The RNA shown here (transfer RNA) has 72 nucleotides and comes from Thalassovita autumnalis. The sequence was found in a public genome assembly. It matches the Rfam family "tRNA". Its family is annotated with triplet codon-amino acid adaptor activity in the Gene Ontology. The family's RNA type in Rfam is transfer RNA.

[in-house]
RNA sequence: UGGGGUGUAGCCAAGUGGUAAGGCACCUGUUUUUGGUACAGCGCAUCGUAGGUUCGAAUCCUACCACCCCAG
Numbered sequence: 001u002g003g004g005g006u007g008u009a010g011c012c013a014a015g016u017g018g019u020a021a022g023g024c025a026c027c028u029g030u031u032u033u034u035g036g037u038a039c040a041g042c043g044c045a046u047c048g049u050a051g052g053u054u055c056g057a058a059u060c061c062u063a064c065c066a067c068c069c070c071a072g
Stems, first nucleotide, its partner, number of pairs: 001071007010024003018055001027041004048064005
C1' cells in the first nucleotide's frame, strides 16, 4: 500500500428493513454468624463515527476510525 473480516449494555452474544432477545457480571432482597452457594428482582444499549437511500435503517449504500487476518 492492496484485499478480506469484526465493531450491538461492564463482558460474551442474537438480529439480515417495521424501532434490540439471551447468558455472565454488577446492584438490591431472601437464606446464612460472615463469606460463598442457592432463589427472586433489577437495563432510557443515542447498535464504532459522519453522511446518504427509504414512510421507516443495527440491518442497504458511501467515506472514515479502531482491531484482527492475508498478500507485497